[in-house]
RNA sequence: CGCCGAACCCGCCGCGACGGGUGGGGGGAACCAACACCCCGGGGCGAAUCCCGACCAUCAUGGCCGAGUAGGGCGAACUUCCAGCCCGAGCCCGUCAGCUAACCCCCAAGGCGACAGAGGAAGA
Numbered sequence: 001c002g003c004c005g006a007a008c009c010c011g012c013c014g015c016g017a018c019g020g021g022u023g024g025g026g027g028g029a030a031c032c033a034a035c036a037c038c039c040c041g042g043g044g045c046g047a048a049u050c051c052c053g054a055c056c057a058u059c060a061u062g063g064c065c066g067a068g069u070a071g072g073g074c075g076a077a078c079u080u081c082c083a084g085c086c087c088g089a090g091c092c093c094g095u096c097a098g099c100u101a102a103c104c105c106c107c108a109a110g111g112c113g114a115c116a117g118a119g120g121a122a123g124a
Base pairs, nucleotide, nucleotide: 001113002112003111004110008021009020010019011018022108023107024106025105026104027103032098041096042093043092044091045090050068052066053065055063056062071087072086073085074084078123079122080121081120082119
């Protein structure tokens, strides 16, 4: 200096479980939606789902690795497209949540890269 992400800005009897701003998320009426029966619990944050195969283990659920994949990011002023590259995790609620005015609650972490004049095309 730049990037992912809501995770940033300002203040200080003074550094925080603080205050203000701003941003993100969840819960929650009516109306609406949905609603045969059976089986399967279900839901949320996030791009991070789904499928196939090998191996390990189990009564079963699983664990782990590989190849894909819905999807997401980079691509160096800005916007779009393309080449190319990368990710495709993790966690929480606890049998409960459609939407949702009023109202209520929570969060503002963490991580990565560069010392380079910056891939191509078009637009403004």